[in-house]
RNA sequence: AUUAGUUUGAUCCUGGCUCAGGAUGAACGCUGGCGGUAUGCUUAACACAUGCAAGUCGAACGGUCUCUUCGGAGAUAGUGGCGGACGGGUGAGUAACGCGUGAGAAUCUGCCUAAUGGUUCGGGACAACAGUUGGAAACGACUGCUAAUACCGGAUAUGCACAAGUUGUGAAAGAUUAAUUGCCAUUAGAGGAGCUCGCGUCAGAUUAGCUAGUUGGUGGUGUAGAGGACUACCAAGGCGACGAUCUGUAGCUGGUCUGAGAGGAUGAUCAGCCACACUGGGACUGAGACACGGCCCAGACUCCUACGGGAGGCAGCAGUCGGGAAUUUUGGGCAAUGGGCGAAAGCCUGACCCAGCAACGCCGCGUGAAGGAUGAAGUCUUUCGGGAUGUAAACUUCGUAAGAAUAGGAAGAAUAAAUGACGGUACUAUUUGUAAGGUCCGGCUAACUACGUGCCAGCAGCCGCGGUAAUACGUAGGGACCAAGCGUUGUUCGGAUUUACUGGGCGUAAAGGGCGCGUAGGCGGCUUGUCAAGUCAGCUGUGAAAUCUCCGAGCUUAACUCGGAACGGUCAGCUGAUACUGUCAUGCUAGAGUACAGAAGGGGCAAUCGGAAUUCUUGGUGUAGCGGUGAAAUGCGUAGAUAUCAAGAGGAACACCUGAGGUGAAGACGGGUUGCUGGGCUGAUACUGACGCUGGGGCGCGAAAGCUAGGGUAGCAAACGGGAUUAGAUACCCCGGUAGUCCUAGCCCUAAACGAUGAAUGUUUGGUGUCUGGAGUUUUUAUCUCUGGGUGCCGUCGCUAACGCUUUUAACAUUCCGCCUGGGGAGUACGCACGCAAGUGUGAAACUCAAAGGAAUUGACGGGGACCCGCACAAGCGGUGGAGCAUGUGGUUUAAUUCGACGCAACGCGAAGAACCUUACCUGGACUAGAAUGCGAGGAAAAGCGGAUGUAAUGUCCGUGUGGGGGCAACCCCAUCCGAAGCAAGGUGCUGCAUGGCUGUCGUCAGCUCGUGUCGUGAGAUGUUGGGUUAAGUCCCGCAACGAGCGCAACCCCUAUUAACAGUUGCUAACAUUAAGUUGAGAACUCUGUUAAGACUGCCGUUGAUAAAACGGAGGAAGGUGGGGAUGAUGUCAAGUCAUCAUGGCCUUUAUGUCCAGGGCUACACACGUGCUACAAUGGACGGUACAAACCGUUGCAAUCCUGCGAAGGGGAGCUAAUCGGAAAAAACCGUUCUCAGUUCGGAUUGAAGUCUGCAACUCGACUUCAUGAAGCUGGAAUCGCUAGUAAUCGCGGAUCAGAACGCCGCGGUGAAUACGUUCCCGGGUCUUGUACACACCGCCCGUCACAUCACGAAAGUGGAUUGUACUAGAAGCAGCUGGGCUAACCCGUAAGGGAGGCAAGUUGCUACGGUAUGAUUCAUGAUUGGGGUGAAGUCGUAACAAGGUAACCAAU
Repeated sequence: AUUAGUUUGAUCCUGGCUCAGGAUGAACGCUGGCGGUAUGCUUAACACAUGCAAGUCGAACGGUCUCUUCGGAGAUAGUGGCGGACGGGUGAGUAACGCGUGAGAAUCUGCCUAAUGGUUCGGGACAACAGUUGGAAACGACUGCUAAUACCGGAUAUGCACAAGUUGUGAAAGAUUAAUUGCCAUUAGAGGAGCUCGCGUCAGAUUAGCUAGUUGGUGGUGUAGAGGACUACCAAGGCGACGAUCUGUAGCUGGUCUGAGAGGAUGAUCAGCCACACUGGGACUGAGACACGGCCCAGACUCCUACGGGAGGCAGCAGUCGGGAAUUUUGGGCAAUGGGCGAAAGCCUGACCCAGCAACGCCGCGUGAAGGAUGAAGUCUUUCGGGAUGUAAACUUCGUAAGAAUAGGAAGAAUAAAUGACGGUACUAUUUGUAAGGUCCGGCUAACUACGUGCCAGCAGCCGCGGUAAUACGUAGGGACCAAGCGUUGUUCGGAUUUACUGGGCGUAAAGGGCGCGUAGGCGGCUUGUCAAGUCAGCUGUGAAAUCUCCGAGCUUAACUCGGAACGGUCAGCUGAUACUGUCAUGCUAGAGUACAGAAGGGGCAAUCGGAAUUCUUGGUGUAGCGGUGAAAUGCGUAGAUAUCAAGAGGAACACCUGAGGUGAAGACGGGUUGCUGGGCUGAUACUGACGCUGGGGCGCGAAAGCUAGGGUAGCAAACGGGAUUAGAUACCCCGGUAGUCCUAGCCCUAAACGAUGAAUGUUUGGUGUCUGGAGUUUUUAUCUCUGGGUGCCGUCGCUAACGCUUUUAACAUUCCGCCUGGGGAGUACGCACGCAAGUGUGAAACUCAAAGGAAUUGACGGGGACCCGCACAAGCGGUGGAGCAUGUGGUUUAAUUCGACGCAACGCGAAGAACCUUACCUGGACUAGAAUGCGAGGAAAAGCGGAUGUAAUGUCCGUGUGGGGGCAACCCCAUCCGAAGCAAGGUGCUGCAUGGCUGUCGUCAGCUCGUGUCGUGAGAUGUUGGGUUAAGUCCCGCAACGAGCGCAACCCCUAUUAACAGUUGCUAACAUUAAGUUGAGAACUCUGUUAAGACUGCCGUUGAUAAAACGGAGGAAGGUGGGGAUGAUGUCAAGUCAUCAUGGCCUUUAUGUCCAGGGCUACACACGUGCUACAAUGGACGGUACAAACCGUUGCAAUCCUGCGAAGGGGAGCUAAUCGGAAAAAACCGUUCUCAGUUCGGAUUGAAGUCUGCAACUCGACUUCAUGAAGCUGGAAUCGCUAGUAAUCGCGGAUCAGAACGCCGCGGUGAAUACGUUCCCGGGUCUUGUACACACCGCCCGUCACAUCACGAAAGUGGAUUGUACUAGAAGCAGCUGGGCUAACCCGUAAGGGAGGCAAGUUGCUACGGUAUGAUUCAUGAUUGGGGUGAAGUCGUAACAAGGUAACCAAU
């Protein structure tokens, strides 16, 4: 030392992406009060105007000038000395002894310190200056004079040096007079500098070989100094997989940031080292340079010019242009610290100290504190009551950083005194007095509401928000967090154990090399000794300061600063220890190996032999087909096939044995025999004595396909041809068929080369097979027991994400090798190597996504499996689909044809009934607090009637016209109507995807869950699965489950039997009576109604597991749920309904509301659904005769009677209904007729005349009569209903309703056929299996093509950059040589002159820039071209996921 979000329906894991933290030389946005203290061109080592940044010394020297008190004082160009090698800047170059650390020897050292000795004698010049003179300038030229601490010679030197000889060479400087200070030689020190070495110090192997001064030696040269540093000669070495060389990048370090640490990143400010100074080269001077503000040359650039020639170098401090997202004043002062010169005073110092600018960082402070409720106003919100802002404000009391004014006023100054840029600054006192913003509020992540917007505008770090109720956009209110700042962006560490040393992995997630042999390397049994390299301990040295940490101190505190301690190395040296590792040596036998004896084996190679089968050839027999398939066809066959018999040819493969059995390292290996040969195993002894394990590079082997050459070719069979299939079918199926498959020789070198599991060793419970050895007991045979080596299954511990593995390990440990680090792009591109080719090995990036993935879970699904059920099929009966009509829908039409419902589960549905109304639609006309409701001042009865207006109606106006009760009355009350203003209305307008309620559907299917317990890391499982059984999760048994709930069943209703009770309006057996249960009478029967009984697998038998239950039987009116109904679990379909109703939100308010008239919903080329009527003789027509149930009736049902052919009309008894009426039941039965035809079938359509309802039947009603008499002769593909009182058929009633059913809902009459059975179709249930599905197969998903866009590769080439090699060239400079030209010091000489030495000049060598030729590497670009990624709902197919409809996949063709 913490994690969080994100893959899924959910889970665990793997794994990436993202966030919260810290930091910053930062930048940007909004905002901005003060102080302290740090910091401030990270980019163009781009170019620079201007000023300053290095001078000083007159006590080294001559001269000049000024002042003078005449004593002197001062200034200074030049000569000379010291310093300009420090200080300051920058990081271009450099991968290096450059830096860091620790050592070393062959060196130098101005100034400083200490010590010793010395400081003598001479000489000749050159500046300045004067004169002449050139030039535009910079700057010179000539002649002449002169000093020195400038220069030169001699002397001296024991110390120094060398070639080691008593040899040689080398010194000095004076100044001033009071001290002193210089100078020379030598020795030593301190500090500084140069050189060498060990170790450490980035990335790339798609950079593997590099190197001729290269490696070493000898002799020289050169240097302060070692050295191939250089040169001549000799030798042929040196470096490199422990990564040379090459390429890219980079100043290094102390440190800084982060981190628990280990690490990672970084190298601003401060400090140490290095390198550089416009670019390149060079030397000079000097103690020190190859020199930032010095010199020479070349180049680029800039400036001046009189065109002849000159000048320059801010990566010093300021500052300017430019570049950039971005970085300050052309300030003050030498007061302090430090530096140079000087004896000093002092001068110089853009080092430095200060000030200025910048919230750029860190630290501190302030913007007020206490009280204050009518909880003010305003604002926001609201359920309209309130709530929030909020003690917040106002108000009261107290107080105040800055600033301003006034007054005072430091330390920093070291002194005896003087000296302060900052600065009248900090600080103190008095008066007055100012100052808050930024971001965020969906989760991560602290903080929520309203309005606007409506997949738009926009947000976004990730997940993701936004399509009309957005806590995610914008605004407001409120809130949260920080605060003079807050956010954003960039970078970096962390989190990330996500490169894993600490501290990861590789069966299936990414990852074990295809397999072996073996080199280097790594690791290695037992015993003893030795050494002390590793290791361990102690001491010493060093590890600069600053920083960090701890302790303490100073600024009011802190930041900041100061003091002390501690920390810090893979460092070096010394001393010691010797267990372990290691070195060397000795021994051992347990590892490993050898010898001997056995047994097993498809181990390998070669030769040879064999039979069965296929095919072909020949001959015989024989005749019309064969073959093939889902079905066919192509094909073969009368020239004789197929079939069958005999003979022959040839090639390939080896049935049975054969077995998750054997062998091999893997690939792989299968007829028999022989030869050669490898490996393993067992047994008992002997021998060797660690000889072992692993194994980067390397070498070998390596299925199939493929390649080369030559053979061979029976069968099979890519390609190819044909036939099918299909929408297509470049496939699956069929008929043919070539490479190939086979052999020999040589390549290729890859596979899902798999146990998806590297090799080796040891350890860790067991059971049971099998192959092959050995031992023991025993009857010597079969067993049994024990013990090896292989190979399987199950399984304990342990491990694992789980699945699973488990002595044949995926356990516990050790050693070595290989490999992995999100998905795609991609095993691709480029490069290289190998290959005849195909290709193989090695192997990226741009770009893009937030996932990709593993295992397991629950569902769903499958052209997966098992079991079961259902009028699901089958077996039957009758329909629909064809006709006409009715009705609904679509479509079309229309001013409108109102709206809704759309697979099952919309379509005779909402609608149990559209002429007006209904009515929602259209046209036209009206009304506006409105048509309805409540309250309502006030008024009046209201209604009605008449008139006017107008098409009409609502309406408007006028006239008329009137209540009840109480009370004497005024007046009050009641009922009704009108009614201003107002509170309030209205909407069949939208959203059923905002909703409630209701409903449909799966489905009356048998399911759906819970509590506790148990199992699992978890999602979940168990229960609920299993064996039976049932209509049923019904019941029984078993079981880590035990119980429970909603469903099932039962309880409820109707019906079937009986009994009791009750008998009117119902009934009538007996008695009487009538036309008649009509009336007496009866209470038996029927019936009605209430209450009971009855049925429960209760009883018997068989089967079953002694169960549940099933089957059969008895009895019974009824038998196994008796029949029918009501009753609909959890849920599914964003199913239906805002137009029943209710309701959120939105919209509308002289209209989308309300009223009225007329029209429309009834249209009609057409398509579909549901029905009715038919097509006829099981029938039609006519006549006669019989039997129901249920229901309805006072706004009603209506009898008898009369009229009409009839619908109906007139009239009206009875009935508020077991009483009267509707009411006739019909099919049936009996009889007559029709006789197979578009008919005596069928009734559409049309004409005429009527009836009824109603204000009104034109659009647009029903019915009646007469006449008319369409289509239709049993219905294609397809499809529906029904299992018994059912289908079919027949009629009756009811709701709605003025009228208007072929629909709907009920009722009864007559009354069948069939079910072998569960293979198939459809739907459902349970279990199981696969899955890449979870919006759940109407799922998911692949590839081409087309379009757009992005990055990349190739490409004739083109243009740059870097670099190699060869040649050329040769400035300045240095070195060598010459030095004929010139020449003060020294020497010879009286002199002339000569000599020594020096200079110019020339020449040789080295060499920068440059040039030519030819390579290499790399970058940019390029017509065209290639694949890849991403995009809206494009096109074509459907490859994969289920047996994905041909199992999939890997490699090759």